This is a predicted structure of a 102-nucleotide RNA (Glycine riboswitch aptamer) from Ornithinimicrobium laminariae. Its Rfam family is "Glycine riboswitch aptamer". Rfam describes the family as follows. This family represents the bacterial glycine riboswitch. The source organism's lineage runs through Bacteria, Actinomycetes, Micrococcales, Ornithinimicrobiaceae and Ornithinimicrobium.

[in-house]
């Protein structure tokens, strides 16, 4: 000097699942009223899991037991979500930064 693999951040792209259910209320549209549509809020039941969060195996430590450390696309559904929008684990591309093999 060049600086792989992996790491962090940002931008772009892809990205699943499950009721646009029921009741009440508010505003609004049409309207003589009723019925109906939409928005927002509250309550109820059902459901999903890939933001986040919780839990656990083997292995390891100790080693008699017990206990400790410890993962997830597993599991629990606290949170979140169940028309569109948004979000979205994870993946791809690009840029920047740090580390550093060779």
């Nucleotide at each position: 000097u060049u600086g792989a693999c992996g790491c962090u951040a940002u931008g772009c792209g892809g990205g699943a699942g499950a009721g646009u259910c029921c009741u009440c209320a508010u505003c609004u549209c049409a309207c003589g009223c009723a019925c109906g549509g939409g928005u927002u809020g509250a309550g109820g039941c059902g459901c999903c899991g890939a933001a986040g969060g919780g839990g656990c195996a083997a292995a390891c430590u100790c080693c008699c037991c017990a206990a400790g450390u410890c993962a997830a696309g597993c599991u629990c559904u606290c949170a979140g979500g169940c028309g569109c929008c948004a979000g979205g684990a994870c993946c791809g591309c690009a840029u920047a930064g740090a580390c550093g093999a060779g």